[in-house]
Context: one part of a larger RNA
């Protein structure tokens, strides 16, 4: 000079668009961040509507008729709703069940590693949802939560007996189709071997809901229940795709050699496990083998790239915001359950903390967005919406999204704009120097003309939305009126380096990025008056080329 996620001093009008715990991966009050589905199911409650029922047990409303002085009470008898039972829709509510909680969102601790880049392989391999093609959904069976009785506990929570439905769960039954043994054909290849027929033998499926219609059976009824057709939606078994993964391999990027020898599942082979898969991945036996100065092993730092910063480059720094990939989830372990996890807001053990507690025994995990304490030079609202874009779930309407879209905070940052413009010398006044003549401040001001960006006020009023739906937002813009009206500081001015005097100090006070200035005339301290320089910023401190 340039650049920054900066910090700090002084100083601060506006607008857009971006950035905002770089330190303790410290501890964390409170509220929200993952939930859907009644077109899989049984069941409850509340609403509206409807159907039966006919009790007189309660409650009540009128009337008689008795007691009592009366308010009033008592009986008895007639009436009027109401309480009951079913049933349709419709919201609520837990339960089975279904899919979703492996996405999204965070953070970088750990890791020198097939972790990541980038280029190959997988004849050694999965892949729900989705798109495409072929087949097929038959007949049947036990449960169990919810409820319901009961019983432990403070509480979390849990036993126990009973009843119940399904797209839950469990056997049969077919097999185009796949699987697994035999056998035998074609075709190919990179060693193992790969692909398609055939033949025998064995093993493996499935599930229903739902809209309209016809129509048959039931019920006292409102209605329920089957079948046939038909819509939509799903179910199973199967080949393709397409998208995500998983493993394997070639290259490439960190410092210490004051780290030199490392290694016993260790390096290699058989045989079994074990996985979706190859493999010492595990385990038994058996060789004695593997790596290294082309740096093994040790130590130390380190999350990797697209990138960003610098640079004419080549390099050198770097890894914030966004994006990709990996890892992590209070600590250390391990499995479950899924197509997919060893799983941030699951689950179990075991630790440090923190809570609750009736002392028996229980509950938590903000590196999701806010927010609090700490730490620290240092970093924001416990804000609004699902209107937009995506995401889950759902046939849909729809619900759920602190992702996401805004809106607040902060000159962090970058970009624009704006604090007026023209004219005006008697060069007033006043500072400030002065050879006392004047010289400067200076067209600077006053004063006169004109504007009106921003900003203040009134009306107006979007795009972003497709037809319904706008958080922002009465925002942006657009019209009117309003007065120059409300908006400038910040380093420096000894020489590198653009900008001088005078006064004060007098080796003191002080200044200094490097030379170096102050010790009585200091253009180097201070302080005022000019002056440079950049301006809502200007300096100063880290950092890095």
């Nucleotide at each position: 000079g340039g650049a920054c996620g900066a910090a700090c001093g002084c100083u601060g009008a506006c607008g857009g668009c971006g950035c905002g715990c770089u330190u303790c991966a410290c501890a964390c009050a409170u509220g929200c961040a993952a939930g859907u589905c009644g077109a899989a199911c049984g069941c409850u409650c509340g609403c509206a509507c409807c159907c039966c029922g006919g009790g007189u047990g309660c409650c009540u409303u009128c009337c008689c008729c008795u007691c009592u002085u009366g308010u009033g009470g008592g009986g008895g008898g007639g009436u009027u709703g109401g309480u009951g039972g079913g049933g349709u829709g419709u919201g609520g509510g837990a339960g089975u069940g279904g899919c979703g909680g492996a996405c999204g969102g965070g953070u970088g601790a750990g890791u020198a590693a097939c972790a990541c880049g980038u280029g190959a392989g997988u004849a050694a391999c999965c892949u729900g949802c989705c798109c495409u093609g072929g087949g097929c959904g038959u007949g049947g069976g036990g449960a169990u939560a919810a409820c319901c009785c009961u019983g432990g506990g403070a509480a979390a929570c849990u036993g126990g007996g009973g009843c119940u439905a399904a797209u839950a769960c469990c056997g049969g039954a077919u097999g185009g189709c796949u699987c697994g043994c035999a056998u035998g054909c074609c075709c190919c290849g990179c060693a193992u071997g790969g692909g398609g027929g055939g033949u025998g033998u064995g093993g493996g499926a499935a599930a229903g809901g739902u809209u309209c219609u016809c129509u048959c059976c039931u019920g006292u009824g409102a209605g329920g229940g089957g079948g046939g057709g038909u819509u939509c939606c799903g179910g199973c078994c199967u080949g393709g795709g397409a998208g995500g993964g998983g493993c394997u391999c070639g290259c490439g990027g960190c410092c210490c050699a004051u780290c030199a020898g490392c290694u016993u599942g260790u390096u290699g082979g058989u045989g079994c496990g074990g996985u979706g898969a190859g493999g010492g991945c595990g385990u038994a036996c058996c060789a004695a083998g593997g790596c290294g100065a082309u740096g093994a092993c040790g130590g130390g730092u380190a999350g990797c790239c697209g990138g960003c910063c610098u640079g004419a480059g080549a390099g050198g720094g770097u890894g914030a915001u966004c994006g990709g990939c990996c890892a992590c989830a209070c600590u250390g372990g391990g499995a479950c359950u899924g197509a997919g996890a060893c799983a941030c807001g699951g689950c179990c053990c075991a630790g440090a903390c923190u809570c609750c507690u009736a002392c028996g025994g229980g509950a938590g995990g903000c590196a999701g967005c806010a927010g609090u304490g700490g730490g620290g030079a240092a970093u924001u609202u416990u804000g609004c919406g699902c209107a937009a874009u995506g995401g889950g779930c759902g046939g849909a309407a729809g619900c759920c999204u602190g992702a996401c879209g805004c809106a607040g905070c902060g000159a962090c940052g970058c970009c624009g704009u704006g604090u007026g413009g023209g004219g005006g010398a008697g060069g007033a006044c006043g500072g400030c120097c002065u050879u006392c003549g004047g010289g400067u401040u200076g067209u600077a001001a006053a004063c006169c003309c004109c504007u009106u960006u921003c900003g203040g006020c009134c009306c107006u009023g979007a795009c972003g939305a497709a037809u319904g739906u706008g958080a922002c937002g009465g925002u942006a813009g657009g019209g009117g009126c309003u007065a120059a009206a409300g908006a400038a500081g910040c380093g420096c001015c000894g020489g590198c380096u653009a900008a001088c005097u005078a006064c004060g100090u007098g080796c003191c006070a002080g200044c200094a990025g490097c030379c170096g200035c102050g010790g009585u005339a200091a253009u180097a301290c201070g302080u005022a008056g000019g002056g440079c320089g950049c301006g809502a910023g200007c300096g100063u401190u880290g950092u890095c080329c």
Predicted 3D model of a 545-nucleotide part of an RNA (small-subunit ribosomal RNA, 5' domain) from Actinopolyspora mortivallis. The source organism's lineage runs through Bacteria, Actinomycetota, Actinopolysporales, Actinopolysporaceae and Actinopolyspora. Its Rfam family is "Bacterial small subunit ribosomal RNA". The full RNA is in RNAcentral, with records from ENA and SILVA.